[in-house]
């Protein structure tokens, strides 16, 4: 530091996911031993028990134990003091009455410290106690007695009120033999606390914008330690707020902790500082200090106790308990230490605290051993069977011995003599023993280090993202081997990083998200040139503060380290001081280059308002005339003899304003256009008079603002939403065609949006050029007008630097820079809900979440794809000649049947294919009948030579029985072959998977394509070449060119046709087999760019590739083939494998391909005559002769083939019958009788005679083949084969045409260009309604719950005021009576908590009701992408199952 993921690849934007680090954690698996920390984050829920704050006898009186008795000691209820207001606990509340930092005046102050002064003199009483006495308790009542450091009264010193003057106002003692020391009282000062006040900082919401009435403030009083609206009264009407007041929501704050390089994000446990609570509310007491956790009083909910009358409690203090909860210890031990309260003190008391105990909960360190050991043991995984691999691991043999175990020793922590140690006989040290007592957890597809078998078979599962799993899974699960970290390791959860993914550092807005529709202008932001003043920002320097702790940096203790100590200190805020003056701002004075304003010109569809004009459409009227007119791909509706529609003539209306018109003009934008007049805004250019900064954007706010629409009154040709009519159509709510109403016009007023775009805020400045167009200047030149040169404002192309993801932009930036103001942060959900404001309304503005996805998106790139475009080729069309399809039959397929009718092959590119021949056999299928090492291969062991021949049964196969027969090599054991039997590895399989394969094979297509190295352009992806002009059958050649060269494919090299010579056959012609020759646009013209090439010509056997074959680039279709053959995997193993017999592959209402014969006279039947090529053949081919109508029989000459045989060619040619008909055409179909092959003709074979004599009179829609020796025709022939269902398939000759010098169209191909939302690539992608699940949402009578402002009642405690109704009268006063004074009651203000009323908020439930997300295969449609078949879209209207159509007026995306 990155990294995966959108694509067929690319680069961008852009979002999600991940590697790091951290945790008061938690959880799953697993564990030796030790130091240090840390431990209820949740119900500030409820508490059983126990303990946490007491102490002083040296303040006081008394009591009690003790003792024979005085003194003395102890130890205590009560009065007194001090303390209890610290420690210690937890965050609920609080958004400032709080923290943090900085300041500051009007204060208090118990203990402690300094100074200074002082405690003279009197006095009444209440507790305890005694008695008496109420209660269940808990607590009391009435008398009596009686001390103090407890109360009170004088006096005095002192302070306070502006002075006088009045007035108010202190004390206390104890120990001790004393010295003295210890309380006391006043006054000042300190120190450390502590009250109060200011200033800036301190989260979110605007779907909270207005709030306050003791609210501001002022004066009089009153109140406190003290300031102050803190409280009253009267007065004034203030105050606070977009720099966000008020309200809501959420939260103790900060040192500090975590991450980050840093800026900063997040946090706020443990420790330390301040706050603010103490069962929920209120209150005051008492005190220096509380409105008081362990005090008190009151309301209330809880709980508990009771005698029912009443009382008693508050663990958020340590342990502990329930309960919630993923979750967080022990009813330990000490006061040894540090701390703290009381006392003179000794000491008591301290759940502060020091410690152990639990808990891997974090963090340091250790350890499980070290070093040798290959027979590379066994076993375990894998294997290509050879091996590798765990792995020196172990085993052995040898060492130590941290840890363990038992034994011994033994600390510091104790603070100046002693004594005092809970931890604890711990830490540590030392002996002995023995490798002993110690190792998991995850992960191994990519990111990210680490691979491999086995099982599973879209199943189980796995998964952060991507994405894995549908029979060979490196991603499940085992194993086995491997990497990682280790007493841990994963895994959730949370916060920070990468996130430059809120961008101060450090982002963007022409097309990715994002420039307000455009303007005025208000706050506020910015702000020209010289100079002066000042010191606010700004810059320096010093002071002082940010508390310790933590972080850094040195040191130093614990064997190390974590931890601990101990010194130091950086930066930065905040403040004080003291300077500096360049810049910014203040002051103040000029200035004119920025903005204005006079003034002289000049262009404009620039606004308003009036008044005119003519073409055209339409109606209406009249005149001609007489059938249609009109509309459209095509028709129809529709008009029209009641007279259209053309034509002319006259009237009327009411919108628009040709040509000029343009890349032009002007305006802020919307928009602006007949002509002419009036008022009017604005630019601009000359020239230079004045003002002097007066600018420039601009939140909020104002104004203007296409079309559509709304509300009133007019208008109303033409056009045209709805509407109904006609075609089209599966339907057609649409497109087309005929009517048609709002509406389009005007006034008047509302509406506020548009693809309202240049998708491009505004202003100022700089930074190449060319080149047109408007306005208006100067300068040269002219008589003048152009030309020509140069400025200013605007407005076009074009192109450099630069920018930019590219596309593009480029002085009119998307460059370089300032300044300002709007936007934007993934896609949907959504421009939606809910709330507010605005509108008559339609709607507008402003605007979320909750829940889904891993992308959506730009731009470019290379296919493919268009019912886009352009160029070319082909029997593609077209011209033309034969067919197919209609008959009959042959054969192939589908379907059906069947016990089986084996099996592949299914557009082109399956279907007379595989099969170059199914009676048996093939043959794999059915039935039935047998045997298991096998029909076939290797190996063992046993016998037997083998071969051979005969009998029974049996359908056969096989079973069983008898004969004959003794072979080769041999070292005499045996050996090889061959057959038999037996036993176990195996054999065997036309079983499955052509979607695991190779091989072959078809198809596009004998189309002309299809790469590659170098270089070049591009960020790439990829592009140049290979594309452009000719040209060709061809990427065939040639010119041009950032290309130059190559490679596979074209082509050519091979047969044939021709010669001549030559070789075979008896010779000439011919043939034949081997070599060789020729043909190349060579030659002539012509044309073409002096080029390839093309057209004609001659020669020549053959001319532009002479024909015609073999030859099939790179990729396409998961084409086809596991059944040719090999093969991987899975299946079967007395069988799915082999043997056999009989049957099927041949069936048969049907449909299709592909052929054979025909329909007949260019013909058939009979006589007679001619003329080929090319094969084939000894298990053969058969000649003569002979039987036989005749397939054939017999006989066998001949031939191993240029010799002989099949072998006759036939169509043709001569004659001659039949004459247009189902016939002397056709030959199906059937009966009879022969013949050939063959174990075997029934299922099922082929031929012959004879009779028999069907359909067919030339074939609908459709289609199919061919361009010269072609097509048509006509016989021949071979292979496979006993035979043959061959009319097939491959050959082979005779005979011999027609047409086309063209590319409009139909199919397919090549090339270019262009669009694209498609890449599985149009069989593609995708939008909406409805059905169905399920999920989260708004709305919703109402129903719940919390909060809460106001009103109205009621008012507990309590302060404060009041009364003088009751009681007291001890201290002081009066001679007494009283009085002051207390206490009690009562009254008033005030207020908790409750009643009633009722506001706003905010949660929760809901019948129903909406739309909104998701889903492997639902239903209607096809609306968008390609000219997506009617370009598409934006704003609005209407409308219709849905997608949507239409209408307006706008956009080019």
């Nucleotide at each position: 530091a990155g990294a995966g993921u959108u694509c067929g690849a690319u680069c961008c934007u852009g979002g999600c996911u991940u590697a790091g680090g951290a945790u008061g954690a938690a959880u799953g698996c697993u564990a030796g031993a030790g130091g240090c920390a840390u431990g209820c984050u949740u119900a500030a829920c409820a508490c059983a028990u126990g303990c946490a704050a007491g102490u002083c006898g040296a303040a006081c009186g008394g009591g009690a134990a003790g003792u024979g008795g005085u003194g003395u000691u102890u130890c205590c209820a009560g009065u007194g003091g001090c303390g209890a207001a610290c420690g210690g606990g937890u965050g609920a509340g609080u958004a400032a009455u709080g923290u943090g930092u900085a300041a500051g005046a009007a204060c208090c102050a118990g203990c402690c410290c300094u100074u200074g002064g002082g405690a003279g003199g009197g006095g009444a009483a209440c507790a305890a106690c005694a008695a008496c006495u109420g209660g269940a308790a808990a607590c009391g009542g009435u008398u009596g007695c009686a001390a103090a450091u407890a109360c009170c009264c004088c006096g005095u010193a002192g302070g306070c009120u502006g002075a006088g003057g009045a007035g108010c106002a202190a004390a206390a003692g104890g120990a001790g033999a004393a010295a003295u020391c210890c309380a006391c009282c006043c006054a000042a000062g300190g120190a450390g606390g502590g009250g109060c006040u200011c200033a800036c900082a301190u989260c979110u919401g605007a779907u909270u914008a207005g709030c306050u009435a003791g609210u501001u403030g002022g004066u009089g009083a009153g109140g406190c330690a003290a300031u102050a609206u803190c409280u009253u009264a009267c007065c004034a009407a203030g105050g606070c707020g977009a720099u966000g007041a008020u309200c809501a929501g959420u939260a103790g704050c900060u040192g500090g902790u975590c991450c980050g390089a840093g800026g900063g994000g997040a946090u706020g446990a443990u420790c330390a500082a301040c706050c603010a609570c103490a069962c929920u509310g209120g209150g005051a007491c008492u005190g220096a200090g509380a409105c008081a956790c362990g005090g008190c009083c009151u309301a209330g909910a809880c709980u508990c106790c009771u005698a029912c009358g009443g009382g008693a409690g508050g663990c958020a203090g340590c342990a502990g308990u329930g309960g919630g909860g993923a979750a967080u210890u022990u009813u330990c031990c000490g006061c040894a230490a540090u701390g703290g309260g009381c006392a003179a003190a000794a000491g008591c008391c301290u759940g502060a605290c020091g410690g152990a105990g639990c808990a891997a909960u974090g963090c340091c360190g250790u350890g499980u051993g070290g070093a040798g050991g290959u027979a590379g043991a066994a076993g375990g995984c894998c294997u290509a069977c050879g091996a590798g691999u765990c792995g020196u691991c172990a085993a052995c043999a040898u060492c130590u011995u941290u840890u363990c175990u038992c034994g011994g020793a033994g600390a510091a922590g104790a603070a100046a003599c002693a004594a005092u140690g809970a931890c604890g006989g711990u830490a540590u040290c030392u002996a002995c023993g023995g490798a002993a007592u110690a190792a998991g957890c995850a992960u191994c597809g990519g990111c990210u280090a680490a691979c491999u078998c086995u099982g599973u078979g879209c199943c189980a599962g796995c998964a952060a993202c991507c994405g894995c799993g549908g029979u060979a899974c490196g991603a499940c699960a085992g194993a086995g081997g491997a990497u990682g970290c280790a007493a841990g390791c994963g895994u959730u959860a949370u916060c920070c990083g990468g996130a430059a993914u809120g961008a101060u550092u450090u982002g963007g807005c022409g097309u990715a998200a994002a420039g307000c529709g455009u303007c005025u202008g208000u706050a506020g932001g910015u702000g020209g040139c010289u100079u002066u003043u000042c010191a606010a920002g700004u810059c320096c320097g010093c002071c002082a503060u940010c508390a310790a702790a933590u972080c850094c940096c040195a040191g130093g203790g614990c064997u190390c380290a974590a931890c601990c100590c101990u010194g130091g200190a950086c930066a930065g805020g905040c403040g004080g001081u003291g300077g500096a003056a360049a810049c910014u701002a203040c002051c103040a004075a000029g200035c004119u280059a920025g903005a204005g304003u006079a003034u002289g010109g000049u262009a404009g569809g620039g606004u308003c308002a009036g008044a005119g004009g003519g073409a055209a459409u339409u109606u209406c009227c009249g005149g001609u005339g007489g059938a249609g007119c009109g509309g459209u791909g095509a028709a129809a509706u529709g008009c029209a003899u009641u007279g259209a529609g053309a034509u002319c003539g006259g009237a009327a209306a009411g919108a628009a304003c040709a040509c000029c018109a343009a890349u032009g003009g002007a305006g802020a934008a919307a928009g602006c256009a007949c002509u002419c007049u009036g008022c009017u805004g604005g630019g601009u250019c000359g020239a230079c008079a004045c003002u002097g900064a007066c600018a420039c954007u601009g939140a909020u706010a104002g104004a203007c603002g296409a079309a559509a629409g709304c509300u009133a009154g007019g208008g109303g040709a033409g056009c045209a939403a709805a509407u109904g009519g006609g075609a089209c159509u599966a339907g057609a709510g649409a497109c087309c065609c005929g009517a048609g109403u709002a509406g389009u016009c005007c006034u008047a007023g509302c509406c506020a949006u548009a693809a309202a775009c240049g998708a491009u805020g505004g202003a100022u400045a700089c930074u190449a050029g060319g080149u047109g167009c408007u306005g208006u200047g100067c300068g040269a030149c002219u008589c003048g007008a152009c030309c020509c040169g140069u400025g200013c404002a605007g407005u076009g192309u074009u192109g450099u630097a630069g920018c930019u993801a590219a596309c593009g932009u480029g002085u009119u930036a998307a460059g370089u820079a300032u300044c300002c103001c709007g936007c934007c942060u993934g896609g949907g959900g959504a421009g939606u809900a809910c709330g507010u404001u605005c509108g008559c309304a339609a709607g507008a503005a402003u605007g979320a979440a909750a829940c889904u996805c891993a992308a959506a998106g730009g731009a470019a790139u290379u296919g493919a794809c268009g019912g886009g475009g352009g160029c070319c080729c082909a029997c593609a069309c077209a011209a033309g000649c034969g067919g197919u399809g209609g008959a009959g039959c042959a054969u192939g397929u589908g379907g059906u049947u069947u016990u089986a009718u084996u099996u592949g092959a299914u557009g082109c590119a399956a279907a007379g294919c595989a099969a170059a021949g199914a009676a048996c056999c093939u043959u794999a299928c059915c039935a039935g009948g047998u045997a298991u090492u096998g029909a076939c291969a290797u190996g063992c062991c046993g016998c037997g030579a083998a071969u051979c021949c005969u009998c029974u049964u049996g359908a056969a196969a096989g079973a069983g029985a008898g004969g004959g027969g003794u072979g080769c090599c041999c070292u005499u054991g045996g050996g090889a072959a061959c057959a038999c039997g037996g036993a176990c590895a195996c054999a065997g399989g036309u079983g499955g998977u052509g979607c695991a394969u190779g091989g072959c094979u078809g198809u596009u297509g004998u189309c002309a394509g299809c790469u590659c190295a170098u270089g070049c352009c591009g960020u790439a992806a990829g592009g140049u070449g290979u594309u452009g002009g000719g040209u060709u059958a061809a990427g065939u050649c040639u010119c041009a060119c950032a290309a130059c060269g190559a490679g596979c494919g074209c082509a050519a090299c091979c047969c044939u046709a021709u010669g001549a010579g030559u070789u075979u056959g008896g010779a000439a012609c011919c043939c034949u087999g081997a070599a060789c020759a020729g043909a190349c646009c060579g030659u002539c013209g012509g044309u073409g760019u002096u080029a390839a090439g093309c057209c004609g010509a001659a020669g020549g056997a053959a001319g532009g590739a002479g024909a015609g074959g073999a030859u099939g680039a790179g990729g396409c279709c998961a084409a086809g083939u596991c059944a040719u053959c090999a093969u991987g995997c899975c299946c079967c193993u007395u069988a799915u494998g082999c043997c056999c017999u009989a049957g099927g592959c041949g069936a048969c209402a049907c449909a299709c391909g592909u052929g054979c014969u025909a329909c007949a006279a260019u013909g058939g039947g009979c006589c007679g005559g001619a003329c080929a090529a090319a094969g084939g053949g000894u298990c053969g081919c058969g000649a003569u002769c002979u039987c036989g109508c005749g397939a054939g029989g017999g006989u066998g000459a001949g031939c191993u083939a240029a010799c002989u045989c099949c072998a006759a060619a036939a169509a043709c040619c001569c004659g001659u019958c039949c004459u247009c008909a189902a016939u002397u055409c056709g030959g199906a179909u059937u009966g009879c009788a022969a013949g050939c092959u063959g174990c075997a003709a029934c299922u099922c074979g082929c031929c012959u005679g004879c009779a028999u004599g069907a359909a067919g009179u030339a074939g609908g829609a459709a289609u199919u083949g061919c361009u010269a020796g072609u097509a048509a025709u006509c016989a021949u022939c071979u292979g496979u084969c006993a035979g043959c269902c061959a009319u097939a398939c491959g050959g082979c000759g005779g005979u011999g045409a027609a047409u086309c010098u063209g590319u409009u169209c139909c199919c397919g191909g090549g090339c270019c260009c262009u669009g694209u939302a498609c890449a599985c690539a149009c069989c593609g992608c995708c939008u909406g309604u409805c059905a169905c699940a399920c999920u989260a949402u708004a709305g919703g009578a109402g129903c719940u719950a919390g909060c809460u402002a106001g009103g109205u009642u009621u008012g507990a405690a309590g302060u404060c005021a009041u009364u003088a109704c009751c009681c007291u009268u001890a201290a002081g006063u009066g001679u007494a009576a009283g009085g002051a004074g207390g206490g009690g009651g009562a009254u008033g203000c005030c207020c908790a908590a409750g009643g009633c009323u009722a506001u706003g908020c905010u949660u929760g439930c809901a019948a129903c009701u909406g739309g909104a997300g998701u889903g492997a295969a639902g239903u209607c449609a096809u609306a968008a992408c390609a000219a997506g078949g009617u370009a598409g879209c934006c704003a609005u209207a209407c409308u219709g199952g849905a997608a949507g159509a239409u209408g307006c007026a706008g956009c080019u995306g």
RNAcentral holds the sequence, with entries from SILVA.
This is a predicted structure of a 1453-nucleotide RNA (small-subunit ribosomal RNA) from Phragmites australis.
The prediction has a mean pLDDT of 82.
Taxonomically the source falls in Phragmites (Eukaryota, Streptophyta, Embryophyta, Molininae).